[in-house]
Small-subunit ribosomal RNA, 5' domain from a metagenome, 545 nucleotides, folded computationally. The RNAcentral record of the full RNA draws on SILVA. Rfam family: Bacterial small subunit ribosomal RNA. Rfam links the family to the GO terms structural constituent of ribosome and ribosome. The coordinates come from a structure-prediction model, not an experiment, and the mean pLDDT is 85.

Context: one part of a larger RNA
């Protein structure tokens, strides 16, 4: 000199963009942060309103409404969001390998979707518990569950060919095993059930279902290289190193088990100890290098502490389950409930770090055919000079160089064109008015065209017309009014280092980054005037180069 997630002191007008729990991965009141689908399924309220009967209590019909709440089932909940404890290598980064692998949703493509069955929640009845809840009996549905059929692919076994990189890959033949689910919109002829209303077969659109192939994206595993300190850590190792057989896994493998062998690693630093999430980056520097890992992006790890599995395409799962522990809460003492390292907020510790805000309008995500619902992701607003950037605190004129302060050799000098005063301007502030844009989006309705089709239905799509949709927003821009009005401080002045005098003090009180000042004229202490520097900041402290 530069820099900072800074803090402290004095001071403080406005705006934009950023940024803000670095310490106790300490404890947490309260609210919210993951739901959705009635186009999978069975069932299905109430308040209230209108009407009928009745003296009334009440009973009853319709609407509310196939709505709410609950249940079965599906998809999601493994994402998004937080934190950095652990981890020196099961991590990360860079480059490779997989003839050792998996992959829901999505794209492309092939083949199929047949015939049956009995359970169970909800509900009703009963029992039980303080509660959390639990138990028994009875009824019922499905895209729930189970069985049979079929099998283009596929899996396993086997035969042949061909190729390679050892295990093997690819192609062809044979045998064996193994699937499925429906929902919804529309419809002219014909047929079936039904007295009819209507329903079905049939045709067709859309969404789904099953078995494969392939793609994309995602993931698992393996190898090499790379990046901290310590030798006052020198030897370490028994599933240890390898083999055989088996188990396990999506898959290779001591990953696990049994048996056999005695290996494996190490001064190119094993083993141990300390410290630490890693990278893109960021800071500094001419560079080389040094330092660092906050916000943002990628990867990893963790979710009260420790352990374990279940479900699932995916977890050993932040707001799932089980066990143990510590802690907190409820209890009728028998037993239960909980997990903010999500967003706010609170206590504590600390030098120190914000609102218990608004909205799904936009972007993105989940579910849904859709309308839509959910979304503390996100978008916005709020607080903090915490940082960067921009703007303002006025401009021009004005010498009896006013008053006053300070200094003085008493002549004067200086603050100083500074002020007053005159003429202006109108940024910002205040008041009023005022809507653009974020929506070229999304949603609904109508018309026409195209595709599908037997079809002018339905559905999809294109064009066009109409309607609706904004948290921010009492905001921004623009315009009008007001009026120099509301807006300057901080540090330094001995040398380094830019800026000097007076008074007070008298080795005292004090200053100080280093050298050093202060013991009666102190440019170094304290105050004042003046001056220098920076400026809504200025200094100090800490840390890095």
């Nucleotide at each position: 000199g530069a820099a900072c997630g800074a803090a402290c002191g004095c001071u403080g007008g406005c705006g934009g963009c950023g940024u803000g729990g670095a310490u106790u991965a300490g404890g947490c009141a309260u609210g919210c942060a993951a739901g959705u689908c009635g186009c999978a399924c069975g069932a299905g309220a109430a308040a209230g309103c209108c009407g009928g009967a009745g003296c009334a209590a009440u009973c009853u019909g319709g609407c509310g409404a196939g709505u709410a709440a609950a249940g079965u089932g599906g998809c999601g909940a493994a994402a998004g969001g937080g934190u950095g404890a652990g981890u020196a290598a099961u991590a990360c980064c860079u480059g490779g390998g997989c003839a050792a692998c998996c992959u829901g949703c999505c794209g492309u493509u092939g083949a199929g979707a047949u015939c049956g069955g009995u359970a169970u929640a909800a509900c009703c009845c009963g029992c039980u518990g303080a509660a959390a809840g639990g138990c028994g009996g009875g009824c019922u549905a499905a895209u729930c569950c189970c069985g049979g059929a079929u099998a283009c692919g596929u899996u396993c076994c086997u035969c042949g060919g061909u190729c390679g990189c050892a295990u093997g890959g690819c192609c062809g033949g044979g045998g064996a095993g193994g699937a499925a689910a429906g929902g919804u919109g529309g419809g002219g002829c014909u047929c079936c059930c039904g007295c009819a209303a209507g329903g079905g077969a049939c045709c067709u659109g859309c969404c789904g279902c099953u078995c494969g192939a392939u793609g994309a994206g995602g993931g698992a595993c393996c190898c090499a290289g790379g990046g901290c300190c310590u030798a006052u850590c020198a030897g370490c190792u028994a599933g240890u190193u390898g083999g055989u057989a088996g188990g396990g896994u999506a898959a290779c493998g001591g990953c696990c088990u049994a048996c056999c062998a005695a290996g494996g690693c190490g001064a190119u630093g094993a083993c141990g100890g300390g410290u630490a999430c890693g990278g893109g980056g960021c800071c500094u520097g001419a560079g080389a290098g040094g330092g660092u890992g906050u916000u943002c992006c990628c990867g990893c790890a963790c979710a009260c502490u420790g352990g374990g599995a279940c479900u699932g395409a995916g977890a050993c799962a932040c707001u799932c389950c089980c066990c143990a522990g510590a802690c907190u809460c409820c209890u009728a003492c028998g037993g239960g409930a909980g997990g903010c390292u999500g967003c706010a907020g609170u206590c504590g510790a600390g030098a120190a770090u914000c609102u218990u805000u608004g909205g799904c309008a936009a972007u993105g995500g989940g579910c849904g055919c859709a309308a839509g619902c959910c979304u503390g992701a996100c978008c916005a607003a709020g607080c903090g000079a915490c940082g960067c950037c921009g703007c303002g605190u006025g401009g021009g004129g004005g010498a009896u160089g006013a008053a006053g302060g300070c200094c003085u050799u008493c002549g004067g000098g200086u603050c100083g064109u500074a002020a007053a005063c005159c003429c202006c301007u109108g940024u910002u502030g205040g008041g009023g008015u005022g809507u653009a844009g974020g929506a070229u989006g999304c949603g609904g309705g109508g018309a026409a065209g195209u595709g599908c089709u037997a079809a002018c239905a339905c559905c999809a799509u294109u064009u066009u017309c109409c309607c609706g949709u904004g948290a921010c927003u009492u905001a921004a821009a623009g315009c009008c009014c007001u009026g120099a009005g509301g807006a300057a401080g901080c540090c330094a002045c001995g040398g380094c280092u830019a800026a000097c005098u007076c008074u007070g003090u008298g080795c005292c009180a004090g200053c100080a980054g280093c050298c050093g000042c202060g013991g009666u004229a102190a440019g170094a202490c304290a105050g004042a005037g003046g001056u220098g520097g920076c400026a809504a900041g200025c200094g100090u402290u800490g840390u890095u180069c």